[in-house]
Context: one part of a larger RNA
RNA sequence: GACGAACGCUGGCGGCGCGCCUAACACAUGCAAGUCGAACGGAGUUAUGUCCGACACUGCGCGUUGAGGAAACUUAGCGCGGAGUGUUGGAUAUAGCUUAGUGGCGGACGGGUGAGUAACACGUGAGCAACCUGCCUUACAGAGGGGGAUAACGUCAGGAAACUGACGCUAAUACCGCAUAACAUAAGGGAUGGGCAUCUAUCCCUUAUCAAAGGAGCAAUCCGCUGUAAGAUGGGCUCGCGCCCGAUUAGGUAGUUGGUGAGGUAAUGGCUCACCAAGCCUAUGAUCGGUAGCCGGACUGAGAGGUUGAACGGCCACAUUGGGACUGAGACACGGCCCAGACUCCUACGGGAGGCAGCAGUGGGGGAUAUUGCACAAUGGGCGAAAGCCUGAUGCAGCGACGCCGCGUGAGUGAAGACGGCCUUCGGGUUGUAAAGCUCUGUCAUCGGGGACGAUAAUGACGGUACCCGAGAAGGAAGCCACGGCUAACUACGUGCCAGCAGCCGCGGUAAUACGUAGGUGGCGAGCGUUGUCC
Repeated sequence: GACGAACGCUGGCGGCGCGCCUAACACAUGCAAGUCGAACGGAGUUAUGUCCGACACUGCGCGUUGAGGAAACUUAGCGCGGAGUGUUGGAUAUAGCUUAGUGGCGGACGGGUGAGUAACACGUGAGCAACCUGCCUUACAGAGGGGGAUAACGUCAGGAAACUGACGCUAAUACCGCAUAACAUAAGGGAUGGGCAUCUAUCCCUUAUCAAAGGAGCAAUCCGCUGUAAGAUGGGCUCGCGCCCGAUUAGGUAGUUGGUGAGGUAAUGGCUCACCAAGCCUAUGAUCGGUAGCCGGACUGAGAGGUUGAACGGCCACAUUGGGACUGAGACACGGCCCAGACUCCUACGGGAGGCAGCAGUGGGGGAUAUUGCACAAUGGGCGAAAGCCUGAUGCAGCGACGCCGCGUGAGUGAAGACGGCCUUCGGGUUGUAAAGCUCUGUCAUCGGGGACGAUAAUGACGGUACCCGAGAAGGAAGCCACGGCUAACUACGUGCCAGCAGCCGCGGUAAUACGUAGGUGGCGAGCGUUGUCC
């Protein structure tokens, strides 16, 4: 000088950063990866129309019974028929919405951690005549005609649950044949070039093999689908060089080293296997043991160098421990599957469920490290034609003087050099223009008003925030360490080798500038000291 710091005392404000370095210990709870109904068949629901049924009310016709009346007729009840209105149920059609399932794309990105790894892991420079690449871009060509299923659903059945089975029905951009077939693939033949040994590029001929899917819209058209070539992006593999400590680790190695053949892979290769040979590495340090993610960078230093790898960026590895594959353009897959182990939980004891090294949060460990916050407004990502949905990525806010930076805690004047404190040779000195008093100011904070940029139409979590204006009032805001020398800063009292101090030298045993307290002084200042670590 530096720090992802901690501890002690103290603590006003703001901006920008940073915040489990220990137990890759165990985890309650919530959220962190979905989306598409414009791929598909259903289911539910809403609106409208039609049909059918039930109920209520209104009014009509006929029959019948009773009452009144001489009669006409009036009135009450019951039955039948048909009509209107309303409510409700069912069926059906159209349209809208929601969605469990099939299907597509994405869950291989983004986010976390550093356990393992001394290795082509990383860095750097090359190579692949030995490779792959979804979505995207460009170009060419194409999409003809069929089939059989299966979830959902229904009916049964089993189970405490997780869930499962049987039978029956159905759709597709799900699945499977057929046709078409080249600048594709494979084999054979020929020609012209190139190279780096195997070879390779282009062209010509013959044979064989392999594609496809539709959706929206009145339509135009758009979005998709298939094959091929090229690009871009992303990856895979190989090699040169660099890459910690130990020789109190000296020999190590049998798929080991090489060859032939085969298998496997996108691809080379003992990658794997059969056979053959006996090689290969090593004092220029093999093997073994220990430690460790690597780098851009960071700290320090005049530099050379030393130390380090928090945050940010690139690469790698891992996802409770170990193993395995499936799907897929891509994984041997953190919030997928299977098996085994440990652990936790549920259970009807037969059997099941789980994985925070995602964001918060809990226990534990520790000297020590934060909120179970807000929002998708911005940036970016996934899906979608779009509207949009999802996004603990991200943007913000909260907590912490943890760090850096900035500001404030007042300014001017003021000598009776006040009171008090301390010292004193008792004269005085000092604290000290310091205070009081007088005159001002208004940074920060507080209160009131206005109020953004971030979003060039709409949309702002932050946020009534930043900022601006006004008001009142010196009011709310200073400590910590040191004072023997190194090292800036001195006296008094107490103590008496005691109590104590101390980084080194060393202080303290009766006048201690070194212990403790007080006054004074010095240093730094919202910090100051101590401890730890590196230079």
A computed fold for a 535-nucleotide part of an RNA from an uncultured Eubacteriales bacterium, annotated as small-subunit ribosomal RNA, 5' domain. RNAcentral holds the full RNA, with entries from ENA and SILVA. Its mean pLDDT, the model's own confidence on a scale to 100, is 85.